[in-house]
Overview: Model confidence (mean pLDDT): 86 of 100. c-di-GMP-I-GGC riboswitch aptamer from Desulfosudis oleivorans, 81 nucleotides, folded computationally. The model forms 95% of the base pairs in the Rfam consensus. Taxonomically the source falls in Desulfosudis (Bacteria, Pseudomonadati, Thermodesulfobacteriota, Desulfobacterales).

RNA sequence: AAACAUCAAGCCAAACCAUGGGCAACUAUGGGACGGAAAGCCACGGGUCCUGCUUUUUACAGGAUAGCCGGGUUACCUCCU
Numbered sequence: 001a002a003a004c005a006u007c008a009a010g011c012c013a014a015a016c017c018a019u020g021g022g023c024a025a026c027u028a029u030g031g032g033a034c035g036g037a038a039a040g041c042c043a044c045g046g047g048u049c050c051u052g053c054u055u056u057u058u059a060c061a062g063g064a065u066a067g068c069c070g071g072g073u074u075a076c077c078u079c080c081u
Base pairs, nucleotide, nucleotide: 001081003078011036012035016031017030018029019028020027021026034067040073041072042071044070045069046068047065048064049063050062051061052060
């Protein structure tokens, strides 16, 4: 550097519930664990979702999603290479 077997130490937290924020998507805190070797962080590309405009759709503008995919970046242990 790479890899993600194993050992050890740990870490995060789906659905759902309570309280709060937001028109909404969604999100924060607490409880709770479906799972996760980056389920740490980033909206750069794509996807999906929300709002506005619109008769409808598309387009356009603003927003959400990193536990949708790709990418960028940081990181613990240590067999083989």